[in-house]
Predicted 3D model of a 99-nucleotide RNA (SAM riboswitch aptamer (S box leader)) from Virgibacillus pantothenticus.
Its mean pLDDT, the model's own confidence on a scale to 100, is 84.
The RNAcentral record of the sequence draws on Rfam and Ribocentre.
Its Rfam family is "SAM riboswitch aptamer (S box leader)". About the family: The SAM riboswitch is found upstream of a number of genes which code for proteins involved in methionine or cysteine biosynthesis in Gram-positive bacteria.
RNA sequence: AUCUUAUCCAGAGAGGUGGAGGGACUGGCCCAUUGAAACCUCAGCAACAGGCAUAAUUGCACUGUGCUAAUUCCAGAGCGUAACGCUUGAAGAUAAGAA
Numbered sequence: 001a002u003c004u005u006a007u008c009c010a011g012a013g014a015g016g017u018g019g020a021g022g023g024a025c026u027g028g029c030c031c032a033u034u035g036a037a038a039c040c041u042c043a044g045c046a047a048c049a050g051g052c053a054u055a056a057u058u059g060c061a062c063u064g065u066g067c068u069a070a071u072u073c074c075a076g077a078g079c080g081u082a083a084c085g086c087u088u089g090a091a092g093a094u095a096a097g098a099a
């Protein structure tokens, strides 16, 4: 990197280094020198897999991951009448598995 399945309107930030970008892509709209990305430290959220408890349901952050602006920030395909609403798909992210 590819394929399969599940979930994506909930939840959770401080400090240090750093010094201009970031929110996957495109369009929009936002965040950012009152300090972006990245890295480090500490803290927290979350039951996907393992583990433990449990009769079951379920519970517990112990292990492996993941995450901590905005619904996956909104739209991308289709339907309904414009505002708008609905549904699903695509794309993406994460987990578990397969080859």
Base pairs, nucleotide, nucleotide: 002098003097004096005095006094007093008092013042014041015040016039017038021031022030023029025076026075027074028073043068044067045066048064049063050062051060052059053058072091077087078086079085080084